RNA sequence: GCCGGCGUCGCUCAGUGGUAGAGCAACGGUUUCGUAAACCGUAGGUCGGAGGUUCGACCCCUCUCGCCGGCU
Repeated sequence: GCCGGCGUCGCUCAGUGGUAGAGCAACGGUUUCGUAAACCGUAGGUCGGAGGUUCGACCCCUCUCGCCGGCU
C1' cells in the first nucleotide's frame, strides 16, 4: 500500500429498513438474627465520528477513527 472482519448500557452479546433488547453487574424492595442465594422492581446506550439515500437508518452508500486478521 491492497483486501476482509469487528465497533450497540459498566461487561458479554442480540437486533440486517418501521418505538434499541437480553444476561451478568449496579441500585431499591421482599425474605433472613445477619450475609449469600432466590424472587419483585428501578435506572443506565441519540448504536465509534461525519455526510448521504429514504416518508423512516444500528441496519444501505461514501469518507474518517480505533482494534484484529490476511496479502504484498

A computed fold for a 72-nucleotide RNA from an Elusimicrobiota bacterium, annotated as transfer RNA. The coordinates come from a structure-prediction model, not an experiment, and the mean pLDDT is 83. It matches the Rfam family "tRNA". By type it is a transfer RNA. From the family's description: Transfer RNA (tRNA) molecules are approximately 80 nucleotides in length.